Notes: Model confidence (mean pLDDT): 84 of 100. The RNA shown here (c-di-GMP-I riboswitch aptamer) has 89 nucleotides and comes from a Betaproteobacteria bacterium. It matches the Rfam family "c-di-GMP-I riboswitch aptamer". Rfam describes the family as follows. GEMM was predicted in a large-scale screen for bacterial structured RNA regulatory elements. Genes associated with GEMM are involved in a diverse array of functions, including chemotaxis regulation, signal transduction, secretion and chitin. The RNAcentral record of the sequence draws on Rfam.
RNA sequence: UCGUCGAAAGGGCAAACCCAACCGAAAGGCGGGGGCGCAAAGUUACCGGUCUAAGGGGCUGCAAGCCCUAUGACAGCGGGACUGCCGAG
Numbered sequence: 001u002c003g004u005c006g007a008a009a010g011g012g013c014a015a016a017c018c019c020a021a022c023c024g025a026a027a028g029g030c031g032g033g034g035g036c037g038c039a040a041a042g043u044u045a046c047c048g049g050u051c052u053a054a055g056g057g058g059c060u061g062c063a064a065g066c067c068c069u070a071u072g073a074c075a076g077c078g079g080g081a082c083u084g085c086c087g088a089g
Base pairs, nucleotide, nucleotide: 004089005087006086012038013037017033018032019031022029023028036076042082043081044080046079047078048077049074050073051072055069056068057067058066059065
């Protein structure tokens, strides 16, 4: 130095929920508090998966409603890729 691994130390991130208000059709994102947890819970939507269904299509005499569909979303669902603190073994 690299790989593996994750003891110790210094730290990091931030679940549910609460407040606030904004974006969005929704899923969801964002600010503050909070702390369930995480050794990549850093980044990335490439693969699988999950969520939503505006728009489009179908069913219905019409409507309501129902069904299908991602171009939308989730990185704290799993895998891959890139980057990274420390150093017991």